[in-house]
RNA sequence: GGGCGAUUAGCUCAGCUGGCUAGAGCGUUCGGAUCACACCCGAAAGGUCAGGGGUUCAAGUCCCUUAUCGCCCA
Numbered sequence: 001g002g003g004c005g006a007u008u009a010g011c012u013c014a015g016c017u018g019g020c021u022a023g024a025g026c027g028u029u030c031g032g033a034u035c036a037c038a039c040c041c042g043a044a045a046g047g048u049c050a051g052g053g054g055u056u057c058a059a060g061u062c063c064c065u066u067a068u069c070g071c072c073c074a
Base pairs, nucleotide, nucleotide: 001073002072003071004070005069006068007067010026011025012024013023019057028044029043030042031041032040050066051065052064053063054062
């Protein structure tokens, strides 16, 4: 230098063909239960969907570009 892939909640990830309001598990907080703690049960908070631009009535999803990380080729 070239090719491919990944980037979504604090962490690990889903989101299939663009379509009402972006989700799960773990973690955190609160409540229940317990003499108490853990397990367990219930609830809540937490997201510029890596940055920018474009297409569209509508973008996490499509296109371009930048960044970071990984793999391959030279």